Predicted 3D model of a 146-nucleotide RNA (c-di-AMP riboswitch aptamer (ydaO/yuaA leader)) from an Actinomycetota bacterium. The prediction has a mean pLDDT of 77.
[in-house]
RNA sequence: GUUACAUAACCGCUUAAUCCGGUCGUGCCGUGCGCGCCCGGAGCGGGGGACCCAACUAUCGGGGCGAAUCGCCGGUCAUCCGGCGUAGCGCUGCUCUUUCUGCGCGAGCCCGUCAGCUAACCCCGUAAGCAGACGAAAGAGGUUGA
Repeated sequence: GUUACAUAACCGCUUAAUCCGGUCGUGCCGUGCGCGCCCGGAGCGGGGGACCCAACUAUCGGGGCGAAUCGCCGGUCAUCCGGCGUAGCGCUGCUCUUUCUGCGCGAGCCCGUCAGCUAACCCCGUAAGCAGACGAAAGAGGUUGA
């Protein structure tokens, strides 16, 4: 110096998944701080739900969250597995917008015969997971130093 693996911290990333307060428990020398469960609130996110509008037959039921759809090929060809693409999505390190470059994702889960839009109104969620490198241009800002 390079490669691989593991651990810890800081900064950071996907996502709605953050912040505040309180009861209880717990750790530390601790009238304080931290952590955990639960409760409440704010913020953020999602669903249901009129008139009007839309839709209006039969069969295959239908629908929701999410970027995660669709096509072709192969296999042991219902299922399932793999490959190549693709609608779309994310990152590229002070922030935002636009663009270039490079690198990735393109899953999974749920409702249960039922839901178009939808004011009032009603209901629900606030989890989980990751990371090893510091690319660029324009415009508008911010921070720091002199």